Model confidence (mean pLDDT): 78 of 100. SAM riboswitch aptamer (S box leader) from uncultured Balneola sp., 120 nucleotides, folded computationally. The source organism's lineage runs through Bacteria, Pseudomonadati, Balneolota, Balneolia and Balneola.
RNA sequence: CUCAUCGAGAAAGGUGGAGGGAUCAGGUCCUGCGAAGCCUUGGCAACCGUCCUGUACUAUUUGUACAGGAAAAGGUGCUACAUCCUGCUUAGUACAAAUAUUUGUACUGAGAAAGAUGAG
Repeated sequence: CUCAUCGAGAAAGGUGGAGGGAUCAGGUCCUGCGAAGCCUUGGCAACCGUCCUGUACUAUUUGUACAGGAAAAGGUGCUACAUCCUGCUUAGUACAAAUAUUUGUACUGAGAAAGAUGAG
């Protein structure tokens, strides 16, 4: 950089000692009834990998792509509440201001951006 997913799931102990939910701001939630980090043991899930089936192509017993299924030994990942909400764009509704078409606020929806994880 590209692609896929992000509505589900799954905790105890030790250590540590004040922060944490990615970053900035606001809000909000968790936290001395012990945060983050680190270690141990479990667990969840099924991205890669493994096995099976089907279809298509190639082609010959194999490979590639797609779809479905099984298992959980391997490579990762995850294991409060949810990518916590808003921020940018856009659509609708209501209200307000000015005014003849805009602006602002609130709510709802869609998208983008950013981020996380995996594969390449």

Rfam family: SAM riboswitch aptamer (S box leader). Its family is annotated with regulation of gene expression in the Gene Ontology.